[in-house]
Molecule: nadA riboswitch
Organism: Terriglobia bacterium
This record gives sequence, C1' cells and structure tokens, in this order.
RNA sequence: GGCUUCAACAACCCCGCAGGUUGGGCGUCGAUUUUGCAAGAUCAAGACGCAGCGAAUCUGCUGGAGCC
Repeated sequence: GGCUUCAACAACCCCGCAGGUUGGGCGUCGAUUUUGCAAGAUCAAGACGCAGCGAAUCUGCUGGAGCC
C1' cells in the first nucleotide's frame, strides 16, 4: 500500500462518522362535491418541507482484528 471483517465507545437493546442512490413515513399545498356557515365526503398526481426512516445499497473516513 491492497483486500476481508468488526463497532468497544452509546441515557434498556440496536445504533462508529460524513455524504449520496433507491424506496418508505409524516406535514403543507390541489380538484370535485354536500352545506347558510362551521364542518365533512370523494379523487389523482406532483411539488416543497421535516425526522434516531430500527429499509436496502454505494463512496470516503475514524478506531480494532486478520490476510497478502
């Protein structure tokens, strides 16, 4: 230097750090419709935002172990 593998540290356990990809969750925004209002019902796609998304995956890095 290359490769493989692991996460001790953690406010039960799991969770090393950062950034992506795919796919979810939640919130806001729409149209139609009932109705005097309030409020409700129906329908489809997308945009934006939020987060310990206990989903998968990629890259780099921290710290161990092993192999070449």